[in-house]
RNA sequence: GUAAUAUAGAGGCUUAGUUGUUCUAAUGAAUGAACGGAGGAACCAAGAAAUUGGGGUUAAUCCAUGUUAUAUGGUAGGGUUACCUAUUUAUCCGCACCCGUCAGCUAACUCCGGCAGCCUAAAUAGGAGGAACU
Numbered sequence: 001g002u003a004a005u006a007u008a009g010a011g012g013c014u015u016a017g018u019u020g021u022u023c024u025a026a027u028g029a030a031u032g033a034a035c036g037g038a039g040g041a042a043c044c045a046a047g048a049a050a051u052u053g054g055g056g057u058u059a060a061u062c063c064a065u066g067u068u069a070u071a072u073g074g075u076a077g078g079g080u081u082a083c084c085u086a087u088u089u090a091u092c093c094g095c096a097c098c099c100g101u102c103a104g105c106u107a108a109c110u111c112c113g114g115c116a117g118c119c120u121a122a123a124u125a126g127g128a129g130g131a132a133c134u
Stems, first nucleotide, its partner, number of pairs: 011119004018033006035113005044104001053102001054099004062074004077093004083127007
């Protein structure tokens, strides 16, 4: 000097996933809020289907090829610059889980979630904000 690991704190990124109060020695528990999701009329839509099941959350769908293998290539779609937005280029992701024969939309109403994983890209344009001086 570089890299990795561990602990504590701060800052930031993806994500709905942040935060208040009370209790506990603490882990944590209970109960709320920000935010997020589902079911559920009329009207509208659909009107033939019925295991070839169907449906939901999510950016995460779909296509082709292929192997004794569970992979390759692409793709709808999504993320990344330490004020915000947009554009070009670059780069990365394109998983997984759930319901259980059942659900179009949907006011009132009802129910549920409120995790987890990580550490930063160059340029251009517009806007916002701050500082100094007068």
Molecule: c-di-AMP riboswitch aptamer (ydaO/yuaA leader)
Organism: Clostridiaceae bacterium